[in-house]
A computed fold for a 72-nucleotide RNA from a Candidatus Delongbacteria bacterium, annotated as transfer RNA.
RNA sequence: GGUUCCAUCGUCUAGAGGUUAGGACUCAAGGUUUUCAUCCUUGCAACCGGGGUUCGAUUCCCCGUGGAAUCA
Numbered sequence: 001g002g003u004u005c006c007a008u009c010g011u012c013u014a015g016a017g018g019u020u021a022g023g024a025c026u027c028a029a030g031g032u033u034u035u036c037a038u039c040c041u042u043g044c045a046a047c048c049g050g051g052g053u054u055c056g057a058u059u060c061c062c063c064g065u066g067g068a069a070u071c072a
Stems, first nucleotide, its partner, number of pairs: 001071007010025004018055001027043005048064005
């Protein structure tokens, strides 16, 4: 340098045009417990950046940024 893939809560991830952007862990509050741990309930928190297509984009396309694989 060429090709391909990936980027979503603090972390791991689901989502494949119309979702309340979901789940697990973490964290916070409450319940249970003599206390801690466990367990139960509730809550907080996310779409890498810019353009395009579309009535509508996390989703499709282009460019960029960062990361990974492979070829030379």
It matches the Rfam family "tRNA". By type it is a transfer RNA.
RNAcentral holds the sequence, with entries from ENA.